Model confidence (mean pLDDT): 82 of 100. This is a predicted structure of a 73-nucleotide RNA (transfer RNA) from a Deferribacteraceae bacterium. Its Rfam family is "tRNA". Rfam's curators write: Transfer RNA (tRNA) molecules are approximately 80 nucleotides in length. It is annotated as a transfer RNA. Taxonomically the source falls in Deferribacteraceae (Bacteria, Pseudomonadati, Deferribacterota, Deferribacterales).

RNA sequence: GGGGCGGUAGCUCAAUUGGUAGAGUACCACAAUGGCAUUGUGGGGGUCAGGGGUUCGAUCCCCCUUCGCUCCA
Numbered sequence: 001g002g003g004g005c006g007g008u009a010g011c012u013c014a015a016u017u018g019g020u021a022g023a024g025u026a027c028c029a030c031a032a033u034g035g036c037a038u039u040g041u042g043g044g045g046g047u048c049a050g051g052g053g054u055u056c057g058a059u060c061c062c063c064c065u066u067c068g069c070u071c072c073a
Stems, first nucleotide, its partner, number of pairs: 001072007010025004019056001027043006049065005
């Protein structure tokens, strides 16, 4: 330098082949317990790596940039 895969909640990861994104865990509150731990219920938290384009509408399609893994040279 070229090819492939990936970047989504604090963390580990799903999903939708275009229609206002979820789980586990963590965090907060409440209940059970004398308390801790634990369990249950509820809650908060995301410009879907960044920019541009197409579209009525983009996390998803197209282009560029960037970071990580990997292959080729």